[in-house]
Context: one part of a larger RNA
């Protein structure tokens, strides 16, 4: 100079950030991931509608409408958000390699979508458990599941030909592998299905180099190095295996122990460096402790699964549930660190043909002088230098133009009324429609017109009113700007350092003056 600061004394506004650095401790409640009826079978609620019955306003029927619980099925659920425990490299940064690879949605291309069949949830009857939750039996759909056909530059093997550093690229044979022609709709429209090649977009492996401490850690090491067969991945490799050889790393510090998330950047210094690693941005790791698959384009999965362990809860004691390092909250640690707030109006994400539905990401607001930036607590004039205070050599000197007075002024706050912006390239309706199209059906595009704001009593502006509501903390021996008097009497107690007090104390305490900084000032405390 600075700080995610905390104390102590004090406090008017406003803007703009940031706010559990400790106990990766334990959690009470609520809320954080759904959504699609344009995939399906259906109808538990709501609404209208039709129809029946009468007691005339009830009641029953019917999926018919809109819609839709609960269920099949499809996409999200791996994003986002949160910690920083573990990690000194299986991280991270930087440069590269991948001729060893995969990549839903999203773009372009290029061919297809034949014939079929059996379950099964629901729903129903029956039933078992306190409960979580089940079983048995019938029934029944589909974009849900299977079999057949077919097929290319896809897959596998074997050959030929070219090629490279290199395991590459073309061609034949031979054997193998799809699919929902579904939904919507008057429709040939729109979207979806499959195979195959390109892209983009994401990852994933590998290779250099650099990335704390400590030698009072000097030898470490048997899947260990290296080979060959197998097997194993999207894919290289002791990644695993079976069987050979005996390497393999180390003072250019292996191995060991301690310490640590890394980095962009931050702070600080004329620079070199030294420290650091909150917010904010990238990458990494973990989700109650440990261990494992599963589903899937993608997990070894924060609000999924299954096993052990600890805890904590319920329980008819046979049994079960549960995981805030999300958002807010609580107890507890702690010198410390917020609101169980509002809203999806923007901006982004999920679905979804779209309306739209869900978003504790976000965007706002509530709290906190916790930082950083403006701003205000009034201006001008006023000597009778009043009055009080304090000193006084008693004359007088100081507060002090200070204050009263007297003339202005009204910023912020308070009070009146008014009013952008963020909201239109977004949605929804007419209308148009020369492109597409067989079409004036729609779609792309084009105009017009309504709509949509949490923040909010927004900013700003404008009304009124009257100096009105608005200042302190530290310091005054030297370093260091800034002195007298009383008190006290090595006591009290002061102190960053040197040192101050033992009857004249500019250093204790207290007034009264005076110096710095001011909504702040001083103190700790750790960096540079």
């Nucleotide at each position: 100079a600075g700080u995610g600061a905390a104390c102590g004394c004090u406090g008017g506004c406003g803007g703009c950030g940031u706010g559990c650095u400790u106990a990766a401790c334990a959690c009470a409640u609520g809320c954080a991931a759904g959504u699609c009826g344009a995939a399906c079978g259906g109808a538990a609620a709501c609404a209208g509608c039709a129809g029946u019955g009468c007691u005339u306003g009830c009641a029953c029927u019917g999926g018919c409408u809109g819609u839709c619980g609960a269920g099949u099925g499809g996409c999200g659920a791996a994003c986002g958000g949160g910690u920083g425990a573990g990690u000194a490299a299986u991280g991270u940064a930087u440069a590269g390699u991948u001729a060893a690879u995969u990549u839903g949605c999203c773009u372009c291309u290029u061919a297809g979508a034949a014939a079929g069949g059996g379950a099964u949830a629901g729903c129903c009857a029956u039933u078992g458990g306190a409960a979580a939750c089940g079983a048995u039996g019938a029934u029944u759909a589909a974009u849900a599941c299977c079999u057949u056909a077919u097929a290319u530059u896809c897959c596998u093997a074997u050959u030929a030909u070219u090629g490279u550093a290199g395991u590459g690229a073309u061609a034949a044979u031979a054997g193998g592998g799809a699919a929902a022609u579904g939904c919507u709709u008057u429709a040939u429209u729109g979207u979806g299905c499959u195979a195959a090649g390109a892209g983009a977009u994401a990852a994933g492996a590998c290779u250099a180099u650099a990335u704390g401490g400590u030698a009072u850690c000097a030898g470490g090491u048997a899947g260990u190095u290296g080979g060959u067969g197998g097997g194993g991945u999207a894919a290289g490799a002791g990644c695993c295996u079976a069987c050979c050889a005996a390497g393999c790393c180390a003072a250019u510090g292996a191995c060991g122990c301690c310490u640590a998330g890394c980095u962009g950047g931050u702070c600080u210094g004329a620079g070199a460096g030294g420290a650091u690693g909150a917010u904010c941005a990238g990458c990494c790791a973990c989700a109650c402790u440990g261990g494992g698959a599963c589903u899937g384009a993608g997990a070894c999965a924060c609000g999924g699964c299954c096993c052990a362990g600890a805890c904590u809860c319920c329980u008819a004691c046979g049994g079960g549930a549960g995981g805030c390092a999300g958002c807010a909250g609580u107890g507890g640690g702690g010198a410390a660190u917020a609101u169980u707030g509002g809203a999806c109006a923007a901006u982004g994400g999920g679905c979804g043909a779209a309306a739209g539905c869900c978003u504790g990401a976000u965007c706002c607001a509530g709290c906190a002088a916790u930082a950083c930036c403006g701003c205000g607590u009034g201006u001008g004039u006023g000597a009778a230098g009043a009055a009080g205070g304090c000193c006084u050599g008693a004359g007088g000197g100081u507060u002090g133009u200070a204050a009263a007075g007297c003339a202005c002024u009204u910023u912020c706050a308070a009070u009146u009324g008014g009013g952008a912006g963020g909201a239109a390239u977004a949605c929804c309706u007419g209308c148009u429609g020369a492109g597409a199209u067989a079409a004036u059906a729609u779609c792309a595009g084009g105009c017009a017109g309504a709509u949509u704001g949490a923040c909010a009593u927004u900013a700003c502006c404008u009304u009124u009113a009257g100096a009105a509501g608005a200042a302190g903390c530290a310091c005054c021996g030297g370093c260091u700007a800034a002195c007298u008097c009383c008190g006290u009497g090595c006591c009290a107690g002061c102190a960053g350092c040197c040192g101050c007090g033992g009857u004249a104390a500019u250093a204790c305490g207290g007034a009264g003056g005076g110096u710095g900084c001011a909504a702040g000032c001083g103190u700790u405390a750790a960096u540079c």